A computed fold for a 72-nucleotide RNA from a Candidatus Doudnabacteria bacterium, annotated as transfer RNA. Its mean pLDDT, the model's own confidence on a scale to 100, is 81.

RNA sequence: CGGGGCGUGGCGCAGUGGUAGCGCAUCUGCUUUGGGAGCAGAGGGUCGCUGGUUCGAAUCCAGUCGCCCCGA
Numbered sequence: 001c002g003g004g005g006c007g008u009g010g011c012g013c014a015g016u017g018g019u020a021g022c023g024c025a026u027c028u029g030c031u032u033u034g035g036g037a038g039c040a041g042a043g044g045g046u047c048g049c050u051g052g053u054u055c056g057a058a059u060c061c062a063g064u065c066g067c068c069c070c071g072a
Base pairs, nucleotide, nucleotide: 001071002070003069004068005067006066007065010024011023012022013021018055026042027041028040029039030038048064049063050062051061052060
């Protein structure tokens, strides 16, 4: 320098045009002598950033940042 992949709650991941969900974790309640386990519920992310397309974008397009891989 060129090509490719990834970036989404605290963590790990899904979601591939119709306004974002699962598991773990956290908090509250029930249960227990207590803890753990179990059950019920709650909070927490405008999707790396900036623009564009669209009635509508995490999703499509362009640029850019970070990490990883391949090539030179």